[in-house]
Molecule: SAM riboswitch aptamer (S box leader)
Organism: Nocardioides daeguensis
Formats: sequence, structure tokens, C1' cells
RNA sequence: UGCUCAUCCAGAGGGACUGAGGGAACGGCCCUGAGAAGUCCCGGCAACCGCCGCGAACUCCCGUCGACCACCUGCUCGCAGGCUCGGCGUCGCGGAAACGGUGCCAAAUCCGACCCGCGCGAGAGUCGCCGGGACAGAUGAGAA
Repeated sequence: UGCUCAUCCAGAGGGACUGAGGGAACGGCCCUGAGAAGUCCCGGCAACCGCCGCGAACUCCCGUCGACCACCUGCUCGCAGGCUCGGCGUCGCGGAAACGGUGCCAAAUCCGACCCGCGCGAGAGUCGCCGGGACAGAUGAGAA
């Protein structure tokens, strides 16, 4: 950097330094010298991975951890490998958040843009704090 999957209307900010931008991009609309972005410190939110419990599935292969009565192989002769047995791996529900890996702490991912539906309108429709989907993006996990 691209790919796959999941989530994205909830939640959570103070200080120091500094000084003009920021909200990804385009349009809108916002935030901002009553201090933007950034860096650091402290605090918090959440629960993706990891962790704990319960249940289900699979218990063919494979991986990993542990055990090893017997059996097989090897040798440095009490160990190694295999076989065997058990746990974990996948899914669901719940829990903890003191500890590990991230993430996040204006506004729904701030809203829209493309498509469909609904509404309004005679119609067109740069209309709608209406709904759904797509695109794009963000975060996490996984494989390469």
C1' cells in the first nucleotide's frame, strides 16, 4: 500500500507549550485569538483483540500447550521423537477493565453528493434535522 470480515444515531476533557487554522477529499454548514492544528502531561470513554465463566459445534486433518501407563524408533541410557490422551482454536451469551495490544474523547462518519422509496410541488426539482442502499472514509481483527 492493496485484500477480507466486523462496527460506525451511545459514550468520554482538563492543563502546559505554541499561535491560525480545523472538521479526509468537493459542496454546505459548523468549530476557532473566550485560542485551531500539533507536541507533551494528567484524566476519562468504550470494549475490537487478548483475559475469565457458561453453552453449542467440531471432535477428519492441521497448529499449539500439557500429560505420557503401554507400544514403536533413536541414541549420549534417561531423555528425544512418534503413537496415544486431554485443553485450546470456530460460534453464541455473559463478565472484568486493577493488568496487556490498539482505538477514541464538538456536532450521527456533522450533513449532502450516486441509486431506490416516501413526502412536498402543476412541473422542474441544487427541496426534506424522512427511510433504505451504494460509494468514500475511520477503527479493529485476519491473511498476504